Model confidence (mean pLDDT): 80 of 100. This is a predicted structure of a 76-nucleotide RNA (transfer RNA) from an Alphaproteobacteria bacterium.
RNA sequence: GAGCCCGUAGCUCAGUCGGUAGAGCAGUUGACUUUUAAUCAACGGGUCACAGGUUCGAUUCCUGUCGGGCUCACCA
Numbered sequence: 001g002a003g004c005c006c007g008u009a010g011c012u013c014a015g016u017c018g019g020u021a022g023a024g025c026a027g028u029u030g031a032c033u034u035u036u037a038a039u040c041a042a043c044g045g046g047u048c049a050c051a052g053g054u055u056c057g058a059u060u061c062c063u064g065u066c067g068g069g070c071u072c073a074c075c076a
Stems, first nucleotide, its partner, number of pairs: 001072007010025004019056001027043005049065005
C1' cells in the first nucleotide's frame, strides 16, 4: 500500500425482509435465610463508532472517515 471481517447497555454478545433496540452477567431497590454470600422479584442503564447520502421511515442499504483484527504485497 491492497483485500476481507468487526465496532450495538459497564462487560460478553443477539437483532429475521428497512417499520417503537434485546438477552446473560454486572449495578440499584425490595423480600427471604443458609449472612464476606446465596436465592427470588422488581427497576435503571443506548449518539446502534463518526459524518454524509438514498428513503415516508436506516442499527439494517450506499459512500467517506476513525479504531480493532486477519491475509497478501513492500521494506529490512
It was read from a public genome assembly. Taxonomically the source falls in Alphaproteobacteria (Bacteria, Pseudomonadati, Pseudomonadota). Rfam family: tRNA. The family's RNA type in Rfam is transfer RNA.